Predicted 3D model of a 110-nucleotide RNA (SAM riboswitch aptamer (S box leader)) from a Chloroflexia bacterium.
The sequence was found by an Rfam model in a public genome assembly.
It matches the Rfam family "SAM riboswitch aptamer (S box leader)". Rfam describes the family as follows. The SAM riboswitch is found upstream of a number of genes which code for proteins involved in methionine or cysteine biosynthesis in Gram-positive bacteria.
[in-house]
RNA sequence: ACCUCAUCCAGAGGGGCAGAGGGAACGGCCCGAUGAAGCCCCAGCAACCCGGUCACCGGCAACGGUCCCGCGGGUGCUAAUUCCGACAGGAUGAUCCUGGCAGAUGAGGG
Numbered sequence: 001a002c003c004u005c006a007u008c009c010a011g012a013g014g015g016g017c018a019g020a021g022g023g024a025a026c027g028g029c030c031c032g033a034u035g036a037a038g039c040c041c042c043a044g045c046a047a048c049c050c051g052g053u054c055a056c057c058g059g060c061a062a063c064g065g066u067c068c069c070g071c072g073g074g075u076g077c078u079a080a081u082u083c084c085g086a087c088a089g090g091a092u093g094a095u096c097c098u099g100g101c102a103g104a105u106g107a108g109g110g
Base pairs, nucleotide, nucleotide: 002109003108004107005106006105007104008103013042014041015040016039017038021031022030023029026085027084028083043078044077045076048074049073050072051069052068055066056065057064058063082102087099088098089097090096091095
């Protein structure tokens, strides 16, 4: 590379360098010289892993599960539902609902 599982309508931005792109891809619609991408610093969000912990449940025990916490570690994230659609099915008047594909993130495998 790839495979499996879980989650994706919540949440959280300032500064410095830089200088025209960015939102995965296609279509749309947006963001951007009142400064895009990228890099750095600081701050924050969150609770996947780790860690902690009152209670309860299971267990002889080691420990496991549910709930909770976010001082610490590993990631991640901090415009718009994954920005919306695209494929299938359904209800309709523009439109909406459900599922899927794809993608992202984490954990495990390889």
The organism belongs to Chloroflexia, within Bacteria.